Description:
RNAcentral holds the sequence, with entries from ENA. Transfer RNA from an Elusimicrobiota bacterium, 72 nucleotides, folded computationally. The prediction has a mean pLDDT of 83. Rfam family: tRNA. The family's RNA type in Rfam is transfer RNA. From the family's description: Transfer RNA (tRNA) molecules are approximately 80 nucleotides in length.

Order: sequence, then structure tokens, then C1' cells
RNA sequence: GCCGGGAUAGCUCAGUGGUAGAGCAACGGUUUCGUAAACCGUAGGCCGCGAGUUCGACCCUCGCUCCCGGCU
Repeated sequence: GCCGGGAUAGCUCAGUGGUAGAGCAACGGUUUCGUAAACCGUAGGCCGCGAGUUCGACCCUCGCUCCCGGCU
């Protein structure tokens, strides 16, 4: 330099154009003499940055940043 993949909740990851989700973690409650476990519930996100297409974009297009892999 070229090619491919990735960036979404504190962490690990779903989500192929129409209200952003799960597990774990956190917080509250039930239970227990108490703790853990179990069960119920709550909160937490401008979807890496900028622009474009569209009635509508996490999703499609272009540029940029960072991470991983391959080729030379």
C1' cells in the first nucleotide's frame, strides 16, 4: 500500500429500512437467624465520528478514526 472483519448498556454479544434487545454485572424487593443461591422488579443507550440517500437509517452509500486478521 491492497483486501476482509469489527466498533450497539459497566462487560460479552444479538438486532439485514418502521418503538433498540438478551445474558452477566448494578440497584430495590420476596425468601433466610444471617449470607449466598433462587424468584420478582427497576434503572442504565443520541448505536465510533462526519456527510449523503430515504417519508423513515444501528441497518444502504461515501469519507475519517481506532481494533483484529490476511496479502505484498